[in-house]
RNA sequence: AACCGACAAGGGCAAACCCGGUGCGAGCCGGGGGCGCAAAGCCACGGGGCCCACGAGGUCAGCCGAGCUACCGAA
Repeated sequence: AACCGACAAGGGCAAACCCGGUGCGAGCCGGGGGCGCAAAGCCACGGGGCCCACGAGGUCAGCCGAGCUACCGAA
C1' cells in the first nucleotide's frame, strides 16, 4: 500500500411506522423511531423499479453494476 473485515476501540448512518412541512405524483426535508448497514458516503454513467402535467420530463444511491472518496486495524 492492496485485499480483507474482529463479539476490537471510538464513532457514523437510519427501514417500517408516527408527527409536521413540501411536491400533481414517485418522492423529498425536519423531528421521533430503529429494521438493518463496513461505504446504507458521493455520483443517475449502464441495467432496473417507480411517477407524471407524457417533455429533450422527473424520482429511487437502503435494487445491481461502473466511477470517485473515506474512519479504524485483529486475523

c-di-GMP-I riboswitch aptamer from a Frankiales bacterium, 75 nucleotides, folded computationally. The coordinates come from a structure-prediction model, not an experiment, and the mean pLDDT is 90. Lineage of the source: Bacteria > Bacillati > Actinomycetota > Actinomycetes > Frankiales.